Notes:
A computed fold for a 73-nucleotide RNA from a Candidatus Omnitrophota bacterium, annotated as transfer RNA. It was read from a public genome assembly. Rfam family: tRNA. Rfam classes the family as a transfer RNA.
RNA sequence: GCCCACGUAGCUCACUUGGUAGAGCAGGGCUUUCGUAAAGCUCAGGUAGUGGGUUCGAAUCCCUCCGUGGGCU
Repeated sequence: GCCCACGUAGCUCACUUGGUAGAGCAGGGCUUUCGUAAAGCUCAGGUAGUGGGUUCGAAUCCCUCCGUGGGCU
């Protein structure tokens, strides 16, 4: 220098004929216990890496850039 994959909640990851984002763990509260742990219930948490485009509507399609990983010379 060229090619490919990936980037979504604090962490690990879902969500694909485009229809307005969810789970587990972690965190707060409650129940239970003499107390703790465990268990159960519940709450909060992300405008989906940046910017732009297409569309009535974009995490999803297109372009640019940034970052991570891999491959080739």